[in-house]
RNA sequence: AGCGGGAUAGAGCAGAGGUAGCUUAUCAGGCUCAUAAUCUGAAGGUCGUUGGUUCGAAUCCAACUUCCGCUA
Numbered sequence: 001a002g003c004g005g006g007a008u009a010g011a012g013c014a015g016a017g018g019u020a021g022c023u024u025a026u027c028a029g030g031c032u033c034a035u036a037a038u039c040u041g042a043a044g045g046u047c048g049u050u051g052g053u054u055c056g057a058a059u060c061c062a063a064c065u066u067c068c069g070c071u072a
Base pairs, nucleotide, nucleotide: 001071002070003069004068005067006066007065010024011023012022013021018055026042027041028040029039030038048064049063050062051061052060
């Protein structure tokens, strides 16, 4: 320098145009003499940034930021 892939809850990941989900962690409660395990519930998200397309964008398009890889 060229090319490809990633960025979504504290952490790890789904979601490929129509209300953003799972696991784990955290908090509260149940169970227990108690703890662990287990069960129920809750909180936690400007979907990397800025624009564009669309009735509607995490999703499609462009630029930028950042991380990983390949080639030279």
Model confidence (mean pLDDT): 86 of 100. Predicted 3D model of a 72-nucleotide RNA (transfer RNA) from Candidatus Sulfopaludibacter sp. Its Rfam family is "tRNA". The sequence is in RNAcentral, with records from ENA.